This is a predicted structure of a 1500-nucleotide RNA (small-subunit ribosomal RNA) from an uncultured prokaryote. The sequence is in RNAcentral, with records from ENA.
């Protein structure tokens, strides 16, 4: 520090997710040791039991218990009992101090509660310092005793008694009050010592002295109370709140200020800088994270606050409205004799409960600290320790070295090996930790005791201080640490391994089981599931979950944005607020600087020290960015006072304008009315119909009526803030602008709320209504058509007044100001010059357009009219959906508007641009694509293939074009893969091993055959004599075998687009990039063919050419072919001699290149025409098929991965099947006839094949064919008669002398065998069919059409296939349309690419949510009722020790009663919130449901 994820790819926007750190954690698996920390986050839920606050006899009366002593009694002579406070002590009690500390918890609290900095009107026990005092009296009371009553707790009565308990009196100031005259006002003793002085004595003392204590007061210290500035969560769908409220005066109250309380007076106070209300929450130092700013948090430790079962209340006290005190009310629990009582773990342990979850009913006061005490000491669940828990952090260990035969085993494998792996074993060492035995620190300082010195004192007592001495005190603790001993001995797991993210293979599974943080894996070859091997990471832990910060600049102060991604209010005016021109002076609030105080400690950071290190502990420093006070500076901002004119405004004079309001007026057109002319249609549409019209329409001409709108001018022209504004005229009126001068003197800008304006539609009232026209009606269209089209037509559109307040109210661009190149139009005004009287040129302003520099932008684009560079203020945004919706509020007559969520759900949604594909977009071009023609198919019969059906089997594959006379160039057996029956198991076939035998041939029996059992013949080749090679049989196991599956695991081959002209690359350039350019453009071509142009220049695969064949000629060659000329010969024939001219054959050459001429074209490429030529513009034909597409076809040609079968899915064999049969489809040939059929005669080919073969002549048969065998291994012989054609005859338009299916009979040939199931021949039979609907196919020249011939396969079996020649046409104007294709361009929400994408209702399942008659809780307002305890006030009742008294009583007090306040509680009525509710509304999400087809996108 980033990464993954939207797309075919790209850039951006934007969300989601991950990697890091952390935790009081929990869960899963695992677990050796130690140190240091931490440990109910939930039910402030309820609590059994024990402990957590006592102490003082040196305050007191005393003596219940214990001990001692003394006395006495009983006697068992060492025991019991009794008595005595005499002593140590001490239960209960009076009294003092302490239980307001320490410990716990976080309910409440949004507050002066906390934090920080200040303040004045206060109190403060114990402590410190100062001053002064402690004199003299009195009356009670608990305890104890007696009595009563009660279950108990507790209580009542009587008698008696003490005090440092209580109350007067005296005295008193530097105390308090005051009218300044005065007045008020305290105390307590206890302990130790002494016998010096004087006196008294009850002989104790008084007395003296010391210490403690007490009283008054002053000051301090500490602690506490109060007040103030600033800071301190969310909600405005909480906007107004408040009556003791705000202030004043009197009085009261408090320690103290104060409405704290009371009476009266005033009517204030708080609030948009957020009052009130609601929700949530203890606050802080700090902690976690972060670069920081921030964000989150407030366990442990520390400071403050609040609370103590819930609510209320006071008492005591220095301090409380009191955790282990009191009273009352309530809930709960317990005891009870039912009358009444007791209790409060949010102290430490512990229990139940809740929960994912959090420990022992431990030890000790040894240390530190606290309370009491003079002290010893006692108390202390504070504390110090121990126990439990890997809960966290830190440290250590589980060995070290050597060790290659790279062991065994595991796993993988290409079978060679690799890996686990120096890992193990083995050998040599070490012993931390744990174990065991032993030694053994530190935490301890003292207090007290003894002695000495000093102080106090009359004192050598006592007491205090200091010093010395002896002795004592350890829970932890079997401590830490150290030493010995033994032995590698006791000690490794967890997660992950598709990318992010370090780490890969095998097996299993087969969209199943499962995984998953995001993207996503899994449908038979899963590095993603499960297991294994291996690896990676961390390690006594490792993962998961939860949570926080980070990454996230994804709330942006640092540090984002708003034209199109989310986002500028529709527009101006204007309040508060914010911000604001030049200059001078002053001030010093902001700002800057210095100083002082404070910012607790701990923590963080730096630097030392101590535990062996570290964590941890500890010393010092820095820091604590803050606040306050004081001093200083004055540039800037602010305040105050002046001055100025550049901003702004005003005055004067003009120009332009659909700016606005009102009123008048004009012509054209539509409609309608009246009458005229006139006749059969009009109207409307893609085509029609509804409609109108013989009752006279439409058309035409004249006249009238009425309403609405203003053609031309008219223009990216004008005006207005926007909405918007268009005939002319008048009037009222707003604003802009120009030029020059004058005047005011910052008056400016923006603008939350607010209040105006605001298209269309809509609403209300009243008018008006020509045209147009929602709704509605009818006609069409359509599968439907509640639409588009047509005919009608009402609201409305118009006017007046009033509402509504929204629009893609758009420049999708808020307002103001300044600055920053220009070019070119246009509107209004001005200046100058020229010509000259309306124009030109230059220039300047105010608008309005286009292009464009810099710059900006994700790109598109913007660009002085900014989206550039700055500044001011406002508004708005923070993933998509849910949703601009619900609820609530406000507005509205309504429609609705405005403000505006959440649950839930998805991992995207979006913007711009790119390449393709597509379009019922556009342009250009091509093709037997259409058109023009010729011949067919579709109808019939048959042949063949396929589907379907059937079957034991009808083997398998091919399935739009691009499967279907296809694989199959040929199924009777074989083929054959299928079925039936029989049969074999190392196998029909291959290699290796062992044994035996030649091989081989002939033959018998059984069987359907395979096969089984026999008989006979035969003994070979090479040899170094060991044996070897080939072959056969048997055995054994490795293996064979599979036309079994997967063409979606593959190779190879092939089809198709398409013989279409395309497909790419290198370098350069442009672009952030995907990409573009080149390859586009202008011409041209069959062609990306060529030329020109050009940020491109070149190149490759394709095109073309090179290859074969065909058409002409030449050269060479001459047999088997040829024969002109010369001979010979025949009935005839190149038959023979010979020839080499010609044809042919087969080798090599020539030829054609737009080369030449003319024209067109751009001086090009090229095209058109012509000449010559056998051939002319690629001459004809063939082979040749770019990058790629279709998961196209083929595992059954072959090869091959994986899977499957192995006495069978392999092998052999028999018979059968692939040939079935009623239907559909496609293809082919032959027909339906006269361009013909039949009969007779006569011609002319080419290319092939032939020894398992082709087979002649001759003879036989009507014929298929048979007999026969010459010749030929082929330019020699044979197949082999070419047929259409031509000549002649016949038939005469008919189901025929057409057509030949079907069937019967007789045969021929092949073959082991023609039954299922061959071909052919002859005789007989003689079906359908008279040219074929919609539709559809082929073909552009030696082509179509037509005619025959040959070959491959093959024993036989073509109408198929592949070849060959013969005869030999018609037509093409042209590119509008159909189909396919190419190039350019455009739109796109498509990219599996239009067979795309995608919307809504309905149906079903699930989820959350709104409404809902209501129902049940919580909180709270208002009005009342009620009134415990308590405090305060009053008091007619009762009682009453101290003091006073005139002795009667009084003062004072207590109880009672009463008034006020008030908690619980109750009633009524509201508000708010939560839960629930029949039914209901929409929403979301779901598998391949239904209906349509709304959007891209066809109503362009």
């Nucleotide at each position: 520090a980033g990464a993954g994820u939207u797309u075919g790819a790209u850039c951006c926007u934007g969300g989601c997710u991950c990697a890091g750190a952390u935790u009081g954690a929990a869960c899963g698996c695992u677990g050796g040791c130690g140190g240091u920390a931490u440990g109910c986050u939930u039910a402030a839920c309820a609590c059994a039991u024990g402990c957590a606050a006592g102490u003082c006899g040196a305050a007191c009366g005393g003596u219940a218990a214990c001990a001692g002593c003394a006395a006495g009694a009983g006697c068992u002579u060492g025991c019991u009992c009794u008595u005595g406070g005499c002593u140590g002590a001490c239960g209960a009690g009076u009294g003092g101090c302490g239980g307001g500390c320490g410990g716990g918890u976080g309910c409440g609290u949004a507050a002066c509660g906390c934090g920080u900095a200040g303040g004045a009107a206060u109190c403060u026990g114990c402590c410190c310092a100062g001053u002064a005092g402690c004199g003299g009296g009195g009356g009670a009371u608990a305890g104890c005793c007696c009595g009563g009553a009660g279950a108990a707790a507790a209580c009542c009565g009587g008698a008696u008694u003490a005090a440092u308990a209580c109350c007067g009196c005296a005295u008193a100031a530097g105390c308090c009050c005051c009218a300044c005259g005065g007045g008020g006002g305290a105390a307590a003793g206890c302990a130790g010592g002494g016998g010096a002085u004087c006196u008294c004595u009850u002989c104790g003392g008084a007395c003296c002295u010391u210490g403690c204590g007490c009283u008054a007061u002053u000051g301090g210290a500490u602690g506490a109370g109060c007040c103030u500035g600033c800071g301190u969560c969310g909600g405005a769908u909480u906007a107004g709140c408040u009556u003791g409220u705000a202030g004043g005066u009197u009085g009261g109250g408090u320690a103290a200020u104060g409405g704290c309380c009371u009476a009266c007076c005033u009517a204030g106070g708080c609030a948009a800088c957020g009052a009130u209300c609601c929700g949530u929450a203890g606050c802080u130092g700090g902690u976690c994270u972060g670069a920081g700013a921030g964000g989150a948090u407030g366990a442990u430790c520390a400071g403050c606050c609040a609370c103590a079962c819930u609510g209320g209340g006071a008492c005591u006290g220095a301090g409380a409205c009191a955790c282990g005190g009191c009273c009352c009310a309530g809930a709960c629990u317990c005891c009870u004799a039912c009358g009444g009582g007791a209790g409060g773990c949010a102290g430490c342990a512990g229990u139940g409960g809740g929960g994912a979850a959090u420990a022992u009913u431990g030890g000790a006061c040894a240390a530190u600290g606290g309370g009491c005490g003079a002290a010893a000491g006692c108390c202390u669940g504070a504390u110090c320790c121990a126990g439990c828990a890997a809960u966290a952090c830190c440290g250590c260990g589980u060995g070290u070295g050597u060790g290659a035969a790279g062991a065994a085993g595991g796993c993988c494998u290409u079978c060679g090996g690799g890996u686990u792996g120096u890992a193990a074993a083995g050998c040599a060492c070490u012993u931390u930790c744990a174990g065991u035995a032993g030694c053994g620190a530190g935490g301890a300082a003292a207090u007290g005791c003894u002695c000495a010195a000093g102080g106090c004192u009359a004192a050598u007592a006592c007491c205090c201080u200091u010093g010395a001495g002896a002795g004592u005190u350890g829970a932890c603790g079997g401590u830490a640490u150290c030493u010995g001993c033994a032995g590698a001995a006791g000690a490794a797991g967890c997660a992950c391994c598709g990318g992010c993210u370090a780490a890969c293979u095998c097996c299993g599974u087969g969209c199943c089981a499962g995984c998953a943080g995001c993207c996503g894996c899994g449908g038979u070859a899963a590095u993603a599931c499960g297991g294994a091997g291996g690896g990676u990471g961390c390690a006594a832990g490792c993962g998961u979950u939860a949570a926080u910060c980070g990454g996230a600049a994804u709330u942006a102060c640092u540090g984002a944005g708003c034209g199109u991604a989310a986002a500028g209010c529709g527009c101006g005016c204007g309040u508060a607020g914010g911000c604001g021109g030049a200059u001078g002076a002053u001030u010093a609030a902001g700002u800057c600087u210095c100083a002082u105080g404070u910012g607790a400690a701990a923590g963080c950071c730096c630097u030392g020290g101590g535990c062996u290190c570290a964590a941890c502990c500890u010393g010092g420093g820095a820091a604590c960015u803050g606040c306050a006070u004081g001093g200083g500076a004055u540039a800037c901002u602010g305040g105050u006072c002046g001055u100025c004119u550049a901003g702004a405004a005003u005055a004067c004079a003009g120009u332009a304008g659909a700016g606005g309001g009102u009123a008048u007026u004009g012509g054209a057109a539509u409609u309608u009315c009246a009458g005229g002319u006139g006749u059969a249609g009009c109207g409307g549409u893609g085509a029609a119909a509804u409609g109108c019209g013989u009752a006279g329409a439409u058309a035409u001409g004249c006249g009238g009526a009425g309403g609405a709108a203003c053609a031309u001018c008219g223009g990216u022209g004008g005006c207005g803030a926007a909405g918007g504004c268009g005939g002319c005229u008048a009037u009222c009126u707003g604003g802009c602008u120009u030029a020059a001068u004058a005047c005011u003197g910052a008056c400016a800008c923006u603008g939350a709320g607010g209040a105006a304006c605001g298209a269309a539609a809509g609403c209300g009232u009243g008018g008006g209504u020509a045209g147009c026209a929602a709704a509605c009606a009818g006609g069409a269209u359509u599968a439907g058509a509640u639409a588009c089209c047509c005919u009608g037509g009402u609201a409305g559109u118009c006017c007046a007044c009033g509402c509504c307040g929204u629009a893609a109210a758009c420049g999708a661009u808020g307002u103001c100001a300044a600055c920053u190149a220009g070019u070119u139009g246009u509107u209004g005004g001005g200046c100058u010059u020229a010509c000259a009287u309306g124009u030109c040129c230059c220039u300047u302003u105010a608008g309005u357009g286009u292009c464009g520099a810099a710059g900006c932008u994700a790109a598109c684009g913007c660009g002085u009219u900014a989206a550039g560079u700055u500044c001011u203020c406002c508004g708005c945004c923070u993933g998509g959906g849910g949703a601009g919706u619900a609820c609530g509020g406000c507005c509205g007559c309504a429609a609705g508007g405005u403000u505006a969520a959440a649950a839930c759900u998805c991992a995207a949604a979006u913007g711009a641009a790119u390449u393709g594909a597509c379009g019922g977009g556009g342009g250009c071009c091509c093709g037997c694509a259409c058109a023009a023609g010729c011949g067919g198919u579709g109808g019939a019969g048959c042949a063949u293939g396929u589907g379907g059906u059937u079957u034991a089997a009808u083997u398998c594959g091919a399935u739009g074009c691009a499967a279907c006379g296809c694989g199959a160039a040929g199924a009777a057996c074989c083929u054959u893969a299928c079925c039936u029956a029989c049969c074999c198991u190392u196998g029909a076939c291959a290699u290796c091993c062992u044994u035996g035998g030649a091989a081989u041939c002939c033959u018998g029996u059984a069987g359907a055959g395979a096969u089984a059992c026999g008989g006979g013949a035969g003994u070979g080749c090479c040899c170094u004599c060991g044996g070897g090679a080939a072959c056969c049989a048997a055995g054994u196991g490795a293996c064979a075998g599979g036309u079994g599956c997967u063409g979606c695991a593959u190779g190879g081959c092939u089809g198709u687009c398409g013989u279409c002209a395309g497909c790419u690359c290198g370098u350069g350039u442009c672009g952030u990039g995907a990409g573009a350019u080149g390859u586009u453009g202008g011409g041209u071509u069959a062609a990306g063919u060529c030329c020109c142009g050009u940020a491109a220049c070149g190149a490759g695969c394709g095109c073309a050419a090179c290859c074969c064949u065909u058409a002409u000629c030449c050269u060479u060659a001459u047999u088997u072919g040829c024969c002109a000329g010369c001979a010979c010969g025949u009935a005839a024939u190149g038959g023979u001699g010979g020839g080499a001219a010609c044809u042919c054959u087969a080798a090599g050459g020539a030829g054609a290149c737009u080369g030449c001429c003319g024209g067109u074209g751009a001086c090009a490429a090229a095209c058109c025409g012509g000449a010559g030529g056998a051939a002319g513009g690629u001459g004809g034909g063939g082979a040749c098929g770019a990058c790629g597409u279709c998961a196209a076809g083929u595992c059954a040609u072959c090869a091959u991965g994986g899977c499957c079968c192995u006495u069978a899915c392999g092998a052999c064999c028999u018979g059968g099947g692939c040939u079935a049969c009623a239907c559909g489809u496609g293809c082919u040939a032959c027909a339906c006839a006269a361009u013909g059929g039949c009969c007779g005669g006569u011609a002319c080919a080419g290319a092939g094949g032939g020894u398992u073969g082709c087979a002649a002549a001759a003879c036989c048969g009507c014929g298929a064919g048979g007999u026969g065998g010459a010749g030929c291994u082929a330019a020699u012989c044979c197949c082999a008669g070419a047929a259409a054609a031509c000549c002649g005859g016949u038939c005469g338009u008919a189901g025929u002398c057409c057509g030949g299916a079907u069937u019967g009979g007789a045969g021929u040939c092949u073959g082991c065998a023609a039954c299922u199931c061959g071909a052919c021949u002859c005789c007989a039979u003689g079906a359908a069919g008279u040219c074929g609907g919609a539709a559809u196919c082929g073909c552009u020249a030696g082509u179509a059409a037509u005619c025959g011939c040959g070959a491959a396969u093959c024993a036989g079996a073509a109408u198929g296939u592949c070849g060959c020649g013969g005869u030999g046409a018609a037509u093409a104007c042209g590119u509008u349309c159909c189909c396919g294709g190419g190039c350019c361009u455009u739109g796109u929400a498509c990219a599996c690419a239009c067979c795309g994408c995608c919307c809504g209702u309905c149906a079903c399942a699930c989820c959350a949510u709104g409404g809902g008659a209501g129902u049940g809780g919580g909180u709270u307002g208002c009005a009342a009722a009620a009134g415990a305890a308590g405090u305060g006030g009053g008091u007619a009742g009762a009682c009453u020790a101290a003091c006073c008294u005139u002795c009667g009583g009084g003062a004072g007090g207590u109880c009672g009663c009463u008034c006020a306040c008030c908690a619980c509680u109750u009633u009524g009525u509201g508000a708010u919130u939560c839960a629930u509710g029949a039914c209901u509304g929409g929403g979301g999400c779901g598998a391949a449901g239904u209906c349509g087809u709304a959007a891209c996108g066809g109503u362009a």